[in-house]
Context: one part of a larger RNA
């Protein structure tokens, strides 16, 4: 000092085990915000340090429903003091309170902080002070007012708005828009219209009612799935990129301005006293009433066997009104009945009720016993029984259909909230013809030149659609389009605008499932976690679960100043003793043997 055996200490691996995670599916819900949001700050409990929860009315208040025996939330007890079958806690619906600070909005600011006007109150002898309410900005409406400049506009003022700003995990539309990379280097090309950054909408967005497809037969808005098809093509024809159509399914829904003409009003022209005008005829009357032009606002009308105006014809229940008067037509206006249709997401705009349905509390829910059998414990073994539209699951001292909670099933809402349907109340709405006029059908538009994008399409023979610069048309005997072009033929009606379903998603809510994970794993966080702790910030980011059924968490005595131990004692176990299941392995010791 090594080896070997027991027997220990340290350490915290294995192994079970889960409260908490991944993941994917269902169903519901999907927008919040100045009526002050998302998100904080600071308070708030009888003693309160964190989490929760809540707002000076602060672990709460009020009303309604719903449970029904205990209740003052968690970590976490413990002491005061309450409350509760006059029905507490506690669960669900409305409502009230809701401090500062944050779009933060009276001014200011270094967020949670400081300063003020005004209007009422309170308090002071007064001043100072307190309270409530109101006081950003820009946008719309209406009112007064009002410059250069005559009208008029700017400008100004007041008074009204439930108008907008800010947030939101992905999903949507748009804008700007890389580079690694891949081509075995590299530059066109690829990564990709991705990332990323900006704007914007919403519960979805977006597209969307053919100037479309197609191909001599037809389809008949969009969107989204399958196919088609990795084809047709594109392409230093490299690498790689990659359609449409038709077919099949999901859902299904169409409208609404401009324009022509009609009338009113205003405003500028222009005409002027009667031969013009006042709906037509006749008869009187009136007499700044005509005509053109723009602007507004009502009518009218929206189409591709073009389709509208105007114009002429037929049809068209009842009432009341109008125009200068009267008769007679005709027209226009109001209402009204009858048929009929349609309506709350477009198409005109609001709703109000009830019924059914669902959601937000919850209620019923079937059936075993015995064992002097194992064992601390029985759900285990044994014997013998039941229920079963319910033998998913959890939990109870181990492994329970029948003890407990609960599945199967059946039931349920005062309040509030939803979708459909359905009724009622309400609301709109309401012809045809014509081979007559030739009045109108979306202009800096379309088309064309040039650079350029986007399309399978790299400039190609390059259509389509698009953007800048220029040049510039017709109105239906017109214009687009079928992939230069042209001819004929078919298909469409472009420059104006709303549109639900079916589609994307999943912060959030319920609920299921997993050949997912099981504390170095799974989320970064099973535990004060985005804590702690680091950084001037932006911003980086932990480690940490486990006594036992049940605390029975060791009264009493001993030793020690204590920490700790040794008897006692609870426990099935204490080598289960809060440093607490198993307790491996470096490490470090005790005791015995061997060796040197």
């Nucleotide at each position: 000092a090594g080896c070997c055996a027991a027997c220990g200490g340290u350490g915290g691996a294995u192994g079970c085990c889960u409260u908490g995670g991944c993941g994917c599916c269902u169903g519901a819900a999907g927008c919040c915000g100045a009526a002050g949001a998302a998100g904080g700050a600071c308070g708030u409990g009888g003693g309160u340090g964190g989490c929760u929860g809540c707002g000076a009315a602060a672990a709460g208040c009020c009303a309604c429903g719903g449970g029904g025996a205990g209740c003052u939330g968690c970590c976490g007890a413990c002491c005061a003091a309450g409350c509760u079958u006059c029905g507490a806690u506690c669960c669900g619906u409305g409502g009230a309170u809701a401090u500062c600070c944050g779009a933060a909005u009276g001014g200011g600011g270094a967020a949670a902080c400081c300063c003020c006007g005004c209007a009422c109150c309170c308090g002071u002898c007064a001043u100072g002070g307190g309270g409530u309410g109101u006081g950003a900005c820009u946008c719309c409406c209406g009112c007064c007012u009002g410059a250069a400049c005559a009208c008029a506009u700017a400008g100004g003022g007041c008074g009204g708005g439930u108008a907008g700003a800010g947030g939101g995990a992905a999903c949507c539309g748009g804008g700007u828009g890389a580079a690694c990379u891949g081509a075995a280097a590299c530059a066109u090309c690829u990564c990709a219209g991705u990332a990323a950054c900006c704007c914007g909408a919403g519960g979805a967005g977006a597209g969307g009612a053919a100037a479309a497809c197609a191909a001599c037969u037809g389809u008949g808005a969009c969107u989204c799935c399958c196919u088609g098809a990795g084809u047709a093509g594109c392409g230093g024809c490299g690498a790689g990129c990659g359609a449409a159509a038709c077919g099949g399914g999901a859902u299904c829904a169409g409208c609404c301005u401009a324009a022509a003409c009609c009338g009113a009003a205003c405003u500028g022209g222009u005409g002027c006293a009667a031969u013009a005008g006042c709906c037509u005829g006749g008869u009187g009357g009136c007499g700044u009433u005509g005509c053109c032009a723009g602007u507004u606002c009502g009518g009218g009308g929206u189409c591709g066997c073009g389709g509208g105006a105007c114009c002429a014809g037929c049809a068209g229940c009842c009432g009341g009104g109008g125009g200068c008067a009267c008769c007679a037509g005709a027209c226009c206006c109001c209402g009204g009945a009858a048929u009929c249709g349609a309506g709350u997401u477009a198409c005109a705009a609001a709703a109000u009720u009830g019924a059914u349905g669902c959601c937000u509390a919850g209620c019923g829910g079937a059936a075993g016993c015995g064992u002097u059998u194992u064992g601390g414990a029985a759900a285990g073994g044994c014997g013998u029984g039941c229920c079963g539209u319910a033998g998913u699951g959890g939990g109870u001292a181990a492994g329970a259909g029948c003890c407990c909670c609960g599945u199967a099933c059946g039931c349920g809402a005062a309040a509030g909230g939803u979708a459909a349907u359905c009724a009622a109340u309400c609301u709109c709405g309401a012809g045809c013809u014509g081979u007559g006029u030739u009045c109108c059908c979306a202009a800096g538009u379309a088309g064309c030149g040039c650079c350029g994008g986007a399309c399978c399409c790299g400039u190609g023979a390059a259509a389509u659609c698009u953007g800048g610069c220029g040049u510039g048309a017709a109105u239906c005997u017109g214009c687009g389009a079928g992939g230069a072009c042209c001819a004929c033929c078919u298909c469409g009606u472009a420059a104006g605008g709303c549109u639900a379903a079916g589609u994307a998603c999943u912060u959030c809510c319920a609920g299921g499932c997993g050949a997912c994970c099981g504390a170095u794993a799974g989320c970064g966080a099973a535990c004060u976690a985005g804590u702690a702790c680091c950084g001037u910030g932006a911003g980086g980011g932990a480690a940490a679960g486990g006594u036992g059924a049940a605390a029975a968490g060791u009264a009493c005595c001993c030793c020690g100043g204590g920490a700790g131990g040794g008897g006692a004692g609870u426990g099935a176990a204490a080598u289960a003793g809060u440093a607490c299941c198993u307790g491996a392995a470096a490490c470090c010791g005790u005791u015995g043997g061997c060796u040197u």
A computed fold for a 596-nucleotide part of an RNA from a sediment metagenome, annotated as large-subunit ribosomal RNA, domain I. RNAcentral holds the full RNA, with entries from SILVA.